[in-house]
């Protein structure tokens, strides 16, 4: 050059047109003589821009980044 696949919360990962979910992390409280451990609540995210829809994390197009093949 060219095909192709991924970006969702501080981290791993659901969620494929209709109110964004969970683990671990963190912050309160309860429990503990202190701390872990157990329990409860909470706080925090859809890479950027555009289109299509009544409605877009989801379809489409570009781009930013990362990954995997071909030349």
């Nucleotide at each position: 050059g060219u095909g192709c696949c991924c970006a969702u919360a501080g981290c791993u990962u659901a969620g494929u047109g209709g109110u964004a979910a969970a683990g671990c992390u963190c912050c309160g409280g309860u429990u503990u003589g202190u701390g872990g451990u157990a329990c409860c609540g909470g706080c925090g995210a859809c890479g950027a821009g555009a289109g299509u829809u009544c409605a877009a994390u989801u379809c489409u197009c570009u781009c930013u980044g990362g990954g995997c093949g071909c030349c």
Transfer RNA from a Candidatus Wolfebacteria bacterium, 71 nucleotides, folded computationally.
The prediction has a mean pLDDT of 82.
Rfam family: tRNA. Rfam describes the family as follows. Transfer RNA (tRNA) molecules are approximately 80 nucleotides in length.
The sequence was found in a public genome assembly.
The source organism's lineage runs through Bacteria, Bacteria candidate phyla and Candidatus Wolfeibacteriota.